This is a predicted structure of a 73-nucleotide RNA (transfer RNA) from an uncultured bacterium. It was read from a public genome assembly. It matches the Rfam family "tRNA". Its family is annotated with triplet codon-amino acid adaptor activity in the Gene Ontology. It is annotated as a transfer RNA.
[in-house]
RNA sequence: GCCGAUAUGGCUCAGUUGGUAGAGCAGCUCAUUCGUAAUGAGCAGGUCGUCGGUUCGAGUCCGACUAUCGGCU
Numbered sequence: 001g002c003c004g005a006u007a008u009g010g011c012u013c014a015g016u017u018g019g020u021a022g023a024g025c026a027g028c029u030c031a032u033u034c035g036u037a038a039u040g041a042g043c044a045g046g047u048c049g050u051c052g053g054u055u056c057g058a059g060u061c062c063g064a065c066u067a068u069c070g071g072c073u
Stems, first nucleotide, its partner, number of pairs: 001072007010025004019056001027043005049065005
């Protein structure tokens, strides 16, 4: 220098043919217990890596860039 993969709550990951983003764990509150753990119920937490484009509408499609990983030279 070229090619490919990945980037989504604190962490690990889903997300279908483009239609207002979810799970598990962790956190907080309540119940249960003599108390803790476990269990049950509930709550909060996301500008979907960045910037543009297409579209009535983008996590999803297109382009550029950034970071990490891998391959080729």